[in-house]
RNA sequence: UACUUAUCAAGAGUGACUGAGGGACAGGCCCUAUGAAGUCCGGCAACCUGCGAAAGUAAGGUGCUAAAUCCUGCGGCUUAGCCGAGAGAUGAGCA
Numbered sequence: 001u002a003c004u005u006a007u008c009a010a011g012a013g014u015g016a017c018u019g020a021g022g023g024a025c026a027g028g029c030c031c032u033a034u035g036a037a038g039u040c041c042g043g044c045a046a047c048c049u050g051c052g053a054a055a056g057u058a059a060g061g062u063g064c065u066a067a068a069u070c071c072u073g074c075g076g077c078u079u080a081g082c083c084g085a086g087a088g089a090u091g092a093g094c095a
Base pairs, nucleotide, nucleotide: 001095003093004092005091006090007089008088013041015040016039017038021031022030023029025073026072027071028070042065043064044063046062047061048060049058050057051056069087074084075083076082077081
């Protein structure tokens, strides 16, 4: 990197450094010098893992830490919406 599979409406800074972008992509709509992204510390607990009969618990490995994956994108339907898929994200397995 590709494939398979599970989950994605919960949870988590009144911090430090830094200095202009960011929310995957497109269209919207938002966040941002009352500091964006990034790094450190802190925190959360999705998956793996340890303990446990289990409920749970721990925080070791990844991960996450604005807004439902922010909404929509394609199809269906009983069409103010709902359902399913696609795309994406994360974990685990395999080549």